[in-house]
Formats: sequence, C1' cells, structure tokens
RNA sequence: AAUUGUCCCUAGGGGUGCCGCAAGGCUGAGACGAACGUUCCGUUCGGACCCUUUGAACCUGAUCUGGUUAAAACCAGCGUAGGAAAGCGGAGAAUGAAUGAA
Repeated sequence: AAUUGUCCCUAGGGGUGCCGCAAGGCUGAGACGAACGUUCCGUUCGGACCCUUUGAACCUGAUCUGGUUAAAACCAGCGUAGGAAAGCGGAGAAUGAAUGAA
C1' cells in the first nucleotide's frame, strides 16, 4: 500500500407487533409520541432503535408447515427462494506487502 473491527459525519432504507373486557402481560435492538382524516381504522411527521450490496434490517411467499405457550405473529423450517437502501468522508486501533535507514 492493502485488509479487518470500532467510533464519528453526511445520505438513504425499514418495522413500530401479539394476547387481554380492562388492568396489565409476552417477545425483542425497537413495538414510543404528536397531528390530520375519520368511525376504530388509515395517513403524515418526529424521537429512539436496527440496517445499507461482505445486505435475514425489512418485504413477498403467509390467514404457510412443525413445535412451545394462559394466548401468541414466540422458536425452528421455508432460506444456497424472489426482492431490498452509500460514501475514494473523518479519527484511531490491529495485522502487515514493497522500499529505505540503522
């Protein structure tokens, strides 16, 4: 030189669920708040969180299949499936080619 990890900057992508009359509970990185529409659902914005091609963040398949549980969208399969959003930015660490010096 180059490679790998971390942190920061800017840009972008994504979900915001389930059970319960309610209270509340479950998983998790996250499941929060506000406004508008409206007729109990949808949309938009913001915060936090995660992810950005070395891509399982997230979507489709899916009202899927098997298992667990009070229930479950929780776990596994599906998945070498099909899609899915960056940069020659900054800092520092580790490894370390070539070359030079001692």